[in-house]
Context: one part of a larger RNA
């Protein structure tokens, strides 16, 4: 000097990205417990007090259960009295000892505000346990059963298995993610669904006609109109389908602002709610709060670079080894270091 452990004057987070680590708290009984809330909870909230041993009546008082026996009659699995037995089991007074009575060990620190996710769960075996995944619930689409869908065979001609010994209150797929209040506008584009008309259209069907050849019958080549599916065009529907949800200019008797007007464009121009946010570049926005001092935090404002409604919006009790800010308590984290125990490193033998 290193590792593990114990103690420490005064101070008590001044440490640090951050109270990381450590310390505090800790059991049982009694008292007592707020906001908020989905009325369950929050709650072990918080915050107080008691605790050993001896003794006075001690397995006592009390509490629960309730046999025998007795009584009553409207007779019954009836009612009343009765208290055995069994179970449970304090509290109070007085006294004794120690620094200390949950005497060691074991054994929650607590509170406030906010973000995210409802919750219990799941996960990166070996850097991540989370606001990620899942979830109950919601919604859309597919599937009529040899189902849809999935797996495995087969190069043949249609097989096996799962789904399911299920049958649309079922099964499969997508998105969303408890419950509460809600979920606006756009179908022009893309997708999907529906359309016995029309347009286009392949093989094929048809053959008007044309060319070659032949004396000719014929043969060869070519071939228009016309009839020909699905698809596409076309018509319509559909956004909890993919997605999208404007610009410029002017205007009120101080200014400022613009309820109002004009104009251009669009399929339609972002409703409710939220908003410097896990989203805000400018930005440490501005104001307020907290601090002596606050790029973080909380409450507001709204000029939203670039929130917004199931890639859900907003609020929200409970829950969380979650993330952020604050406070009390407590401490060797620190001021600032010291001592001690155990084990190393190192030196000598």
């Nucleotide at each position: 000097c290193c590792c593990c452990c114990g103690c420490u004057a005064a101070g008590g987070a001044a440490c640090u990205c951050g109270g990381c680590a450590a310390a505090u708290u800790g059991g049982c009984c009694c008292c007592g417990u707020a906001a908020c809330u989905u009325c369950g909870g929050g709650a072990g909230a918080a915050g107080g007090g008691g605790c050993a041993c001896c003794u006075c009546g001690u397995g006592u008082a009390g509490c629960g259960u309730g046999a025998a026996g007795g009584g009553g009659c409207u007779u019954g699995c009836c009612c009343c009295c009765g208290g055995a037995g069994c179970g449970u089991g304090a509290g109070g007074g007085g006294g004794u000892c120690g620094c200390a009575g949950a005497g060691a060990g074991c054994a929650g620190g607590c509170c406030c505000a906010g973000g995210c996710g409802a919750c219990u769960g799941u996960u990166u075996a070996c850097c991540a346990a989370a606001a990620a995944c899942a979830c109950c619930g919601g919604u859309c689409c597919c599937u009529g059963c040899c189902a849809a869908c999935g797996c495995g065979a087969u190069u043949g001609a249609g097989c096996g298995c799962g789904g399911a010994c299920g049958c649309a209150u079922a099964g499969g797929g997508g998105c969303u993610g408890a419950g509460a209040c809600c979920u606006g506008c756009c179908c022009a584009g893309u997708g999907c669904c529906g359309g016995a008309a029309g347009g286009u259209u392949a093989a094929g069907g048809g053959g008007a006609g044309a060319g070659g050849u032949g004396c000719g019958a014929g043969c060869c080549u070519u071939g228009a109109g016309c009839c020909g599916a699905a698809g596409c065009c076309c018509c319509g529907g559909u956004a909890a389908a993919c997605g999208g949800c404007g610009g410029c200019c002017g205007u009120a008797a101080c200014u400022a602002u613009a309820a109002c007007g004009g104009u251009c464009c669009u399929a339609a121009g972002g409703u409710a709610g939220c908003g410097a946010a896990a989203u805000u570049c400018c930005u440490u926005g501005u104001c307020g709060g907290g601090u002596a001092a606050g790029u973080u935090c909380c409450g507001a404002c709204c000029c939203g670079c670039a929130c917004g409604a199931a890639a859900g919006g907003u609020a929200g009790a409970a829950c969380g080894a979650u993330c952020u800010g604050g406070g009390c308590g407590c401490u060797g984290u620190c001021u600032c270091a010291g001592c001690g125990g155990g084990g190393g490193a190192c030196c000598c033998g």